About this RNA:
The part of an RNA shown here (small-subunit ribosomal RNA, 5' domain) has 530 nucleotides and comes from an uncultured prokaryote. The full RNA is in RNAcentral, with records from ENA. Its mean pLDDT, the model's own confidence on a scale to 100, is 85.
Context: one part of a larger RNA
RNA sequence: GAUUGAACGCUGGCGGCAGGCUUAACACAUGCAAGUCGAGCGAGAAAGCCUUCGGGUGAGUAAAGCGGCGGACGGGUGAGUAAUGCAUGGGAAUCUGCCUGGUAGUGGGGGACAACAGUUGGAAACGACUGCGAAUACCGCAUACGCCCUACGGGGGAAAGUGAGGGACCUUCGGGGGAUCUUCGGACCUUGCACUAUCAGAUGAGCCUGCGUGGGAUUAGCUAGAUGGUAGGGUAAUGGCCUACCAUGGCGACGAUCUCUAGCUGGUCUGAGAGGAUGAUCAGCCACACUGGGACUGAGACACGGCCCAGACUCCUACGGGAGGCAGCAGUGGGGAAUAUUGCACAAUGGGCGCAAGCCUGAUGCAGCCAUGCCGCGUGUGUGAAGAAGGCUUUCGGGUUGUAAAGCACUUUCAGUGGGGAGGAACAGGUAGCGGUUAAUAACCGUUACCCUUGACGUUACCCACAGAAGAAGCACCGGCUAACUCCGUGCCAGCAGCCGCGGUAAUACGGAGGGUGCAAGCGUUAAUC
Numbered sequence: 001g002a003u004u005g006a007a008c009g010c011u012g013g014c015g016g017c018a019g020g021c022u023u024a025a026c027a028c029a030u031g032c033a034a035g036u037c038g039a040g041c042g043a044g045a046a047a048g049c050c051u052u053c054g055g056g057u058g059a060g061u062a063a064a065g066c067g068g069c070g071g072a073c074g075g076g077u078g079a080g081u082a083a084u085g086c087a088u089g090g091g092a093a094u095c096u097g098c099c100u101g102g103u104a105g106u107g108g109g110g111g112a113c114a115a116c117a118g119u120u121g122g123a124a125a126c127g128a129c130u131g132c133g134a135a136u137a138c139c140g141c142a143u144a145c146g147c148c149c150u151a152c153g154g155g156g157g158a159a160a161g162u163g164a165g166g167g168a169c170c171u172u173c174g175g176g177g178g179a180u181c182u183u184c185g186g187a188c189c190u191u192g193c194a195c196u197a198u199c200a201g202a203u204g205a206g207c208c209u210g211c212g213u214g215g216g217a218u219u220a221g222c223u224a225g226a227u228g229g230u231a232g233g234g235u236a237a238u239g240g241c242c243u244a245c246c247a248u249g250g251c252g253a254c255g256a257u258c259u260c261u262a263g264c265u266g267g268u269c270u271g272a273g274a275g276g277a278u279g280a281u282c283a284g285c286c287a288c289a290c291u292g293g294g295a296c297u298g299a300g301a302c303a304c305g306g307c308c309c310a311g312a313c314u315c316c317u318a319c320g321g322g323a324g325g326c327a328g329c330a331g332u333g334g335g336g337a338a339u340a341u342u343g344c345a346c347a348a349u350g351g352g353c354g355c356a357a358g359c360c361u362g363a364u365g366c367a368g369c370c371a372u373g374c375c376g377c378g379u380g381u382g383u384g385a386a387g388a389a390g391g392c393u394u395u396c397g398g399g400u401u402g403u404a405a406a407g408c409a410c411u412u413u414c415a416g417u418g419g420g421g422a423g424g425a426a427c428a429g430g431u432a433g434c435g436g437u438u439a440a441u442a443a444c445c446g447u448u449a450c451c452c453u454u455g456a457c458g459u460u461a462c463c464c465a466c467a468g469a470a471g472a473a474g475c476a477c478c479g480g481c482u483a484a485c486u487c488c489g490u491g492c493c494a495g496c497a498g499c500c501g502c503g504g505u506a507a508u509a510c511g512g513a514g515g516g517u518g519c520a521a522g523c524g525u526u527a528a529u530c
Stems, first nucleotide, its partner, number of pairs: 001530004006526005013377006019370002021335001026333003030330003035069003040066002048057003076288003085213002088210004094205002099201007107141001109139002116131006147156003161193006180187002214260003221251003226248008263285004267278004290311005313324004341367001343366003349363001350361004380410004390401004414471001416466005424457001429451008474519005479500003485514005495502002
């Protein structure tokens, strides 16, 4: 000099853009943070209102249950980890829900568990028994292009439906016809979304490996599943991953082992660079979710807001037994030099579910607080010598503050008041046209045009008008380094100080004043890095 997630002291007008527990991975009151689907399934209230008192409506709505998909993403934190990690390059023995493309199917049966009803246990949490009994829940049978196993003879394995639309024409309006059946619901046809098997793709993930990635030798030897082989088990998959047997190997001064410290990277700070330091915000990867262990489900977890066991802690209890996990967003206590609101909205972007409308979303978008940082703007402009008054100083003549003020003439940024006013909005829905599909002009899908409609921010940005210089300057320093000097007080005292050093009666170095210098909504100090 540059820099900081800074803190402290004094001071403080506005805006934009960023940032905001670095400490106790300490403990947490309260609310919210993951649901959704009735176009899978059965079942189904009440309040209220009306009433002829029978009931109707609310309403086949809400809640609950079975089932599907999602809770493995998104969000947080950095405790652990010096290598089961990360960065970069390579590899073969793998899996991959949803998505895209292809091939082949989707036939026929059965028995249950909830819900519900009854009985019953318990303070509660939560159960038990009996009965009823639906499905895209579950289980066989059939079928098998492709798929799997094989001793090549053969053997094995699947499914689920549901939604929407259609029934045309003639007619004397009685009816007659039509491609068929019908319980009049439909079967049937078309189509959307689902379902099964399998082959590819894409995406994601698992595994192996070269090289790189801290300190300590006042840590020199370490190792028995240890190193390799055979056989088997296990896994999606290779492998001592595991087991049995056999062999005795493997690592190490190019630092094994042990110990201390630490998430890694893109990057960030500094520096001319080489390098040094660092890893907040943002992005990628990893690890963790009160502490330790375990598996279940699933395409994916050994799962933050799932389950089981143990432990510590907190809470409830009828003492028999139960409940909980903010390192999600706010917020509280504590720790600390120190770090914010128990806000608004799903309008946008994105995610989950759903055909969709839509619902959910403390992700996200915004707002609030804080000079924490960076950037921009303002606190007036011009004129004005009687060089006013006052202050300070003086050699008492004066000098300086100083064009500074006053006065005169202007302007009105920002703030204030009032008015106008974009963009963030694309969607969705409706109507019409065209194309695809189809028997079809229906339905569905795609696309185009028009109409209607959706904004948390928001008193938005921006623009106009109004009034009036009106509301807006401090901090540090002035001995040398280092820009800036005098007076008074003090008298080795009180004090200053980054270094040299000042102060013992004329202190430009202490304290005050006047003046000056430097920065400026900041200025200094402290801490830290280069």